[in-house]
């Protein structure tokens, strides 16, 4: 010089998951509140005219197909549909995801009300057009 690993900080992504305030601690921390973001139940009106073991509903992009294979379950491959390329749209290109997991016999919409989340995970920076913004002169 390189290579791996660890702990800080500063940016940035996916997500709703961020920020404050108070307490009590030496400190990580924890408990309590509060803003913001997000879900769920839940009238009239409107849907639905029910099809409720083929059980049915939620959150979420995360659906469907087709194929192998040891056919229990797991592989591949496309696939609706979502990210991401460092202000915003868009177009093109390039690189990804396409999970999971609640509730328990039961919920359409849905105003008043009710209610609950505020975790996890990681490291991108390629062109053009468009219409803003800042800065210098």
């Nucleotide at each position: 010089a390189a290579u791996c690993a660890u702990a800080c900080u500063a940016c940035g992504c996916u997500u709703a998951a961020u920020u404050c305030u108070u307490u009590a601690g030496a400190a990580u921390u924890a408990a309590a509140g509060a803003a913001g973001c997000g879900g769920g139940g839940g009238a009239a009106c409107c849907a639905a005219g029910u099809u409720u073991c083929u059980g049915g509903g939620g959150u979420g992009a995360g659906u469907a197909c087709a194929c192998u294979u040891a056919u229990u379950a797991a592989g591949u491959g496309u696939u609706a549909g979502g990210g991401u390329u460092a202000a915003c749209u868009u177009u093109c290109a390039a690189c990804c995801c396409g999970a999971a997991u609640c509730c328990g016999u039961c919920a359409g919409c849905u105003a008043a009300c009710u209610u609950c989340g505020u975790c996890a995970g990681c490291g991108u920076u390629g062109a053009a057009a468009g219409a803003a913004a800042a800065u210098g002169a």

c-di-AMP riboswitch aptamer (ydaO/yuaA leader) from Paenibacillus sp. Root444D2, 137 nucleotides, folded computationally. The model forms 92% of the base pairs in the Rfam consensus.